This is a predicted structure of a 463-nucleotide part of an RNA (small-subunit ribosomal RNA, 3' major domain) from an uncultured Candidatus Saccharibacteria bacterium.
[in-house]
Context: one part of a larger RNA
RNA sequence: AGACGGGGAUCUACACAAGCGGUGGAUCACGUGGCUUAAUUCGACGGUAAGCGAAAACCUUACCAGGGCUUGAUAUACUAGUGGAAAUCCCGAAGAAACUCGGGACCCCGCAAGGCCGCUAGCACAGGUGCUGCAUGGUUGUUGUCAGCAGGUGCCGUGAGGUGCUCCAUUAAAUUGGGAAACCUGCGAAACCCUUGCCCUAUGUUUUAAUUGUCAUAGGGGACCGCCAAGGUCAACUUGGAGGAAGGUGGGGACUACACCAAAUCAGCAUGGCCCUUACGCCCUGGGCUGCACACGUGAUACAAUGGCCGGUACAGAGGGUAACUAACCCGUAAGGGGGAGUCAAUCCAUUAAAACCGGUCCCAGUUCGGAUUGAGGUCUGCAAUUCGACCUCAUGAAGCCGGAAUCGCUAGUAAUCGCAGAUCAGCCACGCUGCGAUGAAUAUGUCACUGGAUCUUGUACU
Repeated sequence: AGACGGGGAUCUACACAAGCGGUGGAUCACGUGGCUUAAUUCGACGGUAAGCGAAAACCUUACCAGGGCUUGAUAUACUAGUGGAAAUCCCGAAGAAACUCGGGACCCCGCAAGGCCGCUAGCACAGGUGCUGCAUGGUUGUUGUCAGCAGGUGCCGUGAGGUGCUCCAUUAAAUUGGGAAACCUGCGAAACCCUUGCCCUAUGUUUUAAUUGUCAUAGGGGACCGCCAAGGUCAACUUGGAGGAAGGUGGGGACUACACCAAAUCAGCAUGGCCCUUACGCCCUGGGCUGCACACGUGAUACAAUGGCCGGUACAGAGGGUAACUAACCCGUAAGGGGGAGUCAAUCCAUUAAAACCGGUCCCAGUUCGGAUUGAGGUCUGCAAUUCGACCUCAUGAAGCCGGAAUCGCUAGUAAUCGCAGAUCAGCCACGCUGCGAUGAAUAUGUCACUGGAUCUUGUACU
């Protein structure tokens, strides 16, 4: 000087408290461990792994079994031989396919050397999701959007070093003010950027009866403690008020300093070294990644009357669409089938949002709750749904009556509840993820204690 302390002081955060809703019990889904297996490919492991990399029927795929290839699926170059053009096409046999064997068609330019392409043999090489993230780049997580981290000159100290950055106020903030051997500066904070809330102007593909505008697009204005009062060194600032769409950072996002964890990733990519080279490379068929005494994590659905079921009726936003979205109409109980209008979309389509509201019914029961499981019949995608898809109809109707110890999220258009869309995608195991709107709360006296963090200080047998 740091680090640490079941030392001290001050401060801060959904850290606690005050509230609301969950998890832990049930069933199912997904991930992980374990077990099993020919293989159940690999990585990730407190916070900071576990609905994570990552939409596994084939492919993907890296794993396993079997069948095959060896200059190779792909690149560049050379030597020798051979054949000929659009560098290719057709047929046959065995085969699960890959591949192997056989036959036929085609017959370039140039006088020539040769050019171009393919095949064969060879030689350099290719190839490796093989190892090392403790050799690395790049990227990322985390402390943490926490307020810190560092430099110049000066001063102090023999020196390591200190000071500045401590102190008093204040702030979300090393934010600002005052004082002070410090004075400045840089990276961070803030601001600049995007979005949203109010107003104005212009324009009008779509929109509208209408140059109509609660819409869209573009540009501008607006908020700064600016004004008033009180507190305060009458400083920074704090509290209250007025006006205002908005008030003290208005809300949200992007943006994450120096460093920490030899944190993560050699399987995104790149890359040093090591290793394999008729195999640790490459191709194919089938299987596996979905296996099930069990344990953990994350979710979905419930246990019901603030509800279930039936009928009627209302109101969004944001995204998507041409190998696509697919209307009207017809058929089918339905999934869906037929059909084909319109749309490269403010125009057409998916597309009637759902909860809500109105009316009816059920009457507290393992039920008209709950829907697992299983049987039967179908539909769709796709070469192909047995391992292993989704959906529909009928039947079946399990556990479950609010969950021990413990534990999680959230401070406002938030929690909770409700649906909608998108990416991936032929289809889909999505209850996941990323967005979007609809309805819309409760509570915060506060900081003694818990957890994490910051500053100063103190102790130390640690560095």
The RNAcentral record of the full RNA draws on SILVA. It matches the Rfam family "Bacterial small subunit ribosomal RNA". The literature on the family includes a 2001 paper in Science by Yusupov et al., "Crystal structure of the ribosome at 5.5 A resolution".